[in-house]
Context: one part of a larger RNA
RNA sequence: CCUUCGUUAAGGAAUUCGACAACUUAACUCUGUAACUUCGGAAUAAAGAGUGCCCGUUUGGUAGUGUUUACUUGCUAAACAUGGCUAAAGCGGGUCGCAGUGAACAGGCUCAGGCGACUGUUUAUCAAAAACAUAGGUCUCUGCUAAAGCGAAAGCUGAUGUAUAGGGGCUGACGCCUGCCCAGUGCCGGAAGGUUAAGGGAAAGGGUUCGUUUCAAUUCGUUGAAACAAAGCUCUGCACUGAAGCCCCGGUGAACGGCGGCCGUAACUAUAACGGUCCUAAGGUAGCGAAAUCCCUUGUCGGGUAAGUUCCGACCUGCACGAAUGGCGUAACGAUCUGAGCGUUGUCUCAACGAAGGACUCG
Numbered sequence: 001c002c003u004u005c006g007u008u009a010a011g012g013a014a015u016u017c018g019a020c021a022a023c024u025u026a027a028c029u030c031u032g033u034a035a036c037u038u039c040g041g042a043a044u045a046a047a048g049a050g051u052g053c054c055c056g057u058u059u060g061g062u063a064g065u066g067u068u069u070a071c072u073u074g075c076u077a078a079a080c081a082u083g084g085c086u087a088a089a090g091c092g093g094g095u096c097g098c099a100g101u102g103a104a105c106a107g108g109c110u111c112a113g114g115c116g117a118c119u120g121u122u123u124a125u126c127a128a129a130a131a132c133a134u135a136g137g138u139c140u141c142u143g144c145u146a147a148a149g150c151g152a153a154a155g156c157u158g159a160u161g162u163a164u165a166g167g168g169g170c171u172g173a174c175g176c177c178u179g180c181c182c183a184g185u186g187c188c189g190g191a192a193g194g195u196u197a198a199g200g201g202a203a204a205g206g207g208u209u210c211g212u213u214u215c216a217a218u219u220c221g222u223u224g225a226a227a228c229a230a231a232g233c234u235c236u237g238c239a240c241u242g243a244a245g246c247c248c249c250g251g252u253g254a255a256c257g258g259c260g261g262c263c264g265u266a267a268c269u270a271u272a273a274c275g276g277u278c279c280u281a282a283g284g285u286a287g288c289g290a291a292a293u294c295c296c297u298u299g300u301c302g303g304g305u306a307a308g309u310u311c312c313g314a315c316c317u318g319c320a321c322g323a324a325u326g327g328c329g330u331a332a333c334g335a336u337c338u339g340a341g342c343g344u345u346g347u348c349u350c351a352a353c354g355a356a357g358g359a360c361u362c363g
Stems, first nucleotide, its partner, number of pairs: 001358008010349002014347001019344001027051005036041001038173001052095007059087004064082007071074001096100001108342007115334002120132002136171007148157003174329004179259003184256002186252005193247003199241002204236005211228007260278005287321001288318001299315005
């Protein structure tokens, strides 16, 4: 010097991002206990007192003993007295120590706010949380060979269930609520019209050639070339017909989502209940608001401090809150986050001493 411990004058958070760490508190009995509240809680709230040993006494239980009474005369029963032991306390007195839950084990507390209702779950091995889940709410699908899912299939789960059931999405106890927009996208419904595939359909056209005509040759039997060309075969194929879908018409937001600008105006000033105008599908309602959201910003005012970029209460100028991607509250709860206070302390002023084990030296 390192690790793990112990003690410490005076001060007591001055330390530090932050009381991190350590300390304080602690058991039982009694007293007492606020705001708030979903009336259950909060609550061991907070804040206090007592606790050893000895003697006496009060209240019980019970062995034994004695007395009396009763009769069924007994190893009987009842009542009373006494009484050793014993239980849990109360009261009075005494006594010892610095100290009596004498060692050990055994909540620090309070106030205010954010988030999440809660118990629970999670990144085995840097994150336990405000993340996930949750009961509750709501939308949607599903009539049973259900929907949905796994599987080439057989089959299985759902479910030996049946809409008070099952699957999926979102939200997330509870309280008060959940505004406007269906133009776009999605979903649901509709079928008049437009468009539209394969298929059907066959007008028309191309190729091929039985044949006909012309020319040439001929052994007169025919042969060759060119033009035209029926049927058949084959290729292309108009019109017409032809479902869903799309276009179209409606609905639907606890579906995806969205929820304006400029100008003027009141008898101080300022502001604008009011008016005008442009655009839009509609222009943000209630509530909240410098917020886990505010750039400017340490906004401004108030509180707390001697002094406060944090905190609390307001204001509203919301860069860029806002209503189940839920809004605003909320008792209880939290190894949660933030701010403040009391107590307590080697966190610190500022370090000291001690113990054990290392390090170091020798072996």